[in-house]
Parts: sequence; C1' cells; structure tokens
RNA sequence: ACGGGGUUAGUUUAGUUGGUAGAAUAUCGGUCUCCAAAACCGAGGGUCGGGGGUUCGAGUCCCUCACCCCGUG
Repeated sequence: ACGGGGUUAGUUUAGUUGGUAGAAUAUCGGUCUCCAAAACCGAGGGUCGGGGGUUCGAGUCCCUCACCCCGUG
C1' cells in the first nucleotide's frame, strides 16, 4: 500500500426484508433470612466509533475518517 472482518449499556453481546434498540452480567432498590449469600421481583443506565449523504423514516444502505484483529505483497 491492497483485501477481509470488527466498533451497539460499566462489561460480554443479539438485532432478520430499513419502521422509533433487546438479553446476560454488573450496579441500585425490594421480597426472603437472626445476618449474609443464593433465589425471585423491579429500576436506572445507549448521541448504536466520528462526520456527511440517500430516505417520510437509518444500528441496518452509500461515501469518508479513526481505532482493533486477520491476510497478501
């Protein structure tokens, strides 16, 4: 330099044919218990890596940039 994959909650990640983003875990609250753990119930937490474009509507499609991983020379 070129090719491929990845970036979504604190962490690990799902997200189908474009239709207003979920789970697990962690944290906090509650039930239970002599207390704690476990279990069960609930809550908060997301500018979906940055910017731009297409569209009535973008995590998803297009362009560009940054970072990580793999490969080719």
A computed fold for a 73-nucleotide RNA from a Bacteroidales bacterium, annotated as transfer RNA. It matches the Rfam family "tRNA". The family's RNA type in Rfam is transfer RNA. Its mean pLDDT, the model's own confidence on a scale to 100, is 83.